[in-house]
This is a predicted structure of an 81-nucleotide RNA (Glycine riboswitch aptamer) from a chicken gut metagenome. RNAcentral holds the sequence, with entries from MGnify. Its mean pLDDT, the model's own confidence on a scale to 100, is 84.
RNA sequence: UCUCUGGAGAAGCCCGCGUCAGCGGGUGCCGAAGGUGAAAGCGGAGCGUCUCUGCGAAUCUCUCAGGCAAAAGGACAGGGA
Repeated sequence: UCUCUGGAGAAGCCCGCGUCAGCGGGUGCCGAAGGUGAAAGCGGAGCGUCUCUGCGAAUCUCUCAGGCAAAAGGACAGGGA
């Protein structure tokens, strides 16, 4: 990396268009695609026991994206190659 299996949360909300799938708008919500932020620590600079600054993880955080019946997706875990 590929494949198989398992895999949560949150309105089957309202309005308009549409035969349907779906699209646009509105409000409320979710965090486990992706993304944002940064703790300890490690440096650098100033000049002093401080200040500024760089790097810095997550299932934490934010909710940009995505999602809120099913389907699809899905972090992660296990099996196989």